Small-subunit ribosomal RNA, 3' major domain from an uncultured bacterium, 473 nucleotides, folded computationally.
[in-house]
Context: one part of a larger RNA
């Protein structure tokens, strides 16, 4: 130079703090370490692995294990040689793959020879490798950190490394502006430009919406019709410290200021400098080198990845009465649907079957949203709490639910009475709590992930203290 320090100076950040919920105790789900296995495939390992990779392990997948098969090969080009077909049907043996027979059999030019044209079969080139090595790599990715920083050119300063600019005064979320300066200016960063939402204003009115007007019904925008509104979904306006007041030389700051739907970056997202940690990934991919080639490739059956003394790490259900449990009854957003979503009527307590209109969807259907509200019961109990576990009949999916699926229904009714040291998220429509969709998918182990909306708090005195990070010293 920087790096660090239980130096010092300033500042920030759910970092403390103040609050509110949780986790560490139960019980299952789910990864993970160990243990066991023929295997229990590989990788991820402090923040920055452990509901990760996996956004769906019964076969498959799938890389592992056994057993059984095949060697130019399981996929394509080139070249020769050689059959004439290929597809089809079929027989033995096998768990399958394989492996041996059998039965049909070419076409186009051309008298023919021979060309070509498929398609086999065979020899030879190029195979194939989820084998190693992420410390040989590219190209993604995490992570400090969405912290404000990380450079350059010309000057000028120093014998050089360098150093200045960038430091200082102020201010800002911000190396963000401003004011001084041997510096002047520039660049990646910041901000702005996208997008999504709050507010209005034209436009447009299909499938969406009915205010007024007409018809119709037991009722329903059903129908005429309208374009006011809602609302779609294109253009526009609108926020800029622009206006007042105070402070300040400015930039700025303060106001229960005024207009305004929205105030000082409205809220939300994408977006991540130069580098950092030989992180991460040869197993998405791509690749250099090594190592393999009757195998570390390839088909195929069955098995394991779902195994269980035990530790952990994320969820999920509760221990109850702000709750259970029964009966009534309101209100959403966003999404999906043709090998598909299905109204509706019957059947069955029920998963769910049987028929089946509409819908390629602002049109039809998934669709019941739940919490909530209203009526009644439970009366403080291991209970009408709380649902593991295990019996029993069953539904579906699917060549197939034994290992190893989900549901469904009767009957079982076990731990558990707010959890020790410890720890972990949140600063507003947020936490906390309810419910819905969706991708992946035959089905599903989803209680996981992405995302929707409904109801909706409490607290921040403060920067002394822990974590972590700018700046100057």
């Nucleotide at each position: 130079u920087g790096g660090c320090g239980g130096g010092g100076g300033u500042c920030c950040g759910c970092a403390c703090a103040a609050g509110c919920g949780g986790u560490g105790g139960a019980g299952c789900a789910u990864g993970u370490g160990g243990u066991u296995u023929a295997a229990u495939u590989c990788g991820a390992u402090g923040a920055u692995a452990c509901g990760c990779g996996a956004g769906g392990a019964a076969c498959c997948u799938u890389a592992c294990c056994u057993a059984g098969g095949c060697u130019a090969g399981a996929a394509u080009g080139u070249a020769g040689u050689u059959u004439g077909a290929c597809c089809g049907a079929u027989c033995c043996u096998g768990a399958a793959a394989g492996g041996g027979g059998u039965c049909u059999u070419u076409g186009u030019a051309g008298c023919a020879a021979u060309a070509c044209a498929c398609a086999g079969a065979u020899u030879a080139c190029a195979a194939g490798g989820u084998g190693c090595u992420g410390c040989a790599u590219g190209g993604u990715u995490g992570u400090c950190g969405u912290c404000a920083g990380c450079u350059c050119g010309u000057g000028c300063c120093g014998u050089g490394a360098g150093g200045u600019g960038u430091u200082g005064g102020g201010u800002u979320a911000a190396g963000u502006c401003c004011c001084g300066c041997a510096a002047c200016g520039a660049g990646c960063g910041c901000a702005a430009c996208c997008c999504c939402u709050a507010u209005c204003u034209u436009u447009a009115g299909c499938u969406g919406c009915c205010a007024g007007c007409g018809a119709g019904u037991a009722a329903u925008g059903u129908c005429g019709g309208g374009g006011a509104c809602u609302c779609u979904a294109a253009a526009g306006a609108g926020a800029c410290u622009g206006c007042c007041u105070g402070c300040g030389u400015a930039a700025g700051c303060a106001g229960a200021g005024a207009g305004g739907a929205a105030g000082g970056a409205g809220g939300g997202g994408a977006u991540g400098a130069c580098g950092u940690c030989a992180a991460a990934u040869c197993a998405u991919c791509a690749u250099g080198g090594c190592c393999u080639u009757u195998a570390u490739g390839c088909c195929u059956a069955g098995g394991g990845c779902u195994a269980c003394a035990c530790a952990c790490g994320u969820g999920c259900u509760a221990c109850a009465a702000u709750g259970g449990c029964g009966g009534g009854u309101a209100c959403a957003g966003a999404g999906g649907g043709c090998a598909g979503c299905a109204a509706c009527a019957c059947a069955g307590c029920g998963a769910u079957g049987u028929g089946a209109a509409g819908c390629c969807a602002a049109u039809c259907c998934c669709a019941g949203a739940a919490a909530g509200c209203c009526c009644g019961u439970c009366u403080c109990a291991g209970u009408u709490c709380g649902g593991a576990u295990u019996g029993a009949a069953g539904u579906c999916u699917g060549c197939a639910a034994c290992c190893c699926g989900a549901c469904u229904u009767c009957a079982u009714g076990a731990a558990g009475c707010u959890g020790g040291a410890a720890u972990c998220g949140c600063u507003a429509g947020u936490a906390a709590u309810c419910g819905c969709a969706g991708a992946u998918c035959a089905g599903c182990a989803a209680c996981g992930c992405u995302g929707c909306g409904g109801u909706g708090a409490a607290u921040a005195c403060g920067u002394u203290c822990c974590c972590g990070g700018a700046c100057c010293u």
The full RNA is in RNAcentral, with records from ENA, Greengenes and SILVA.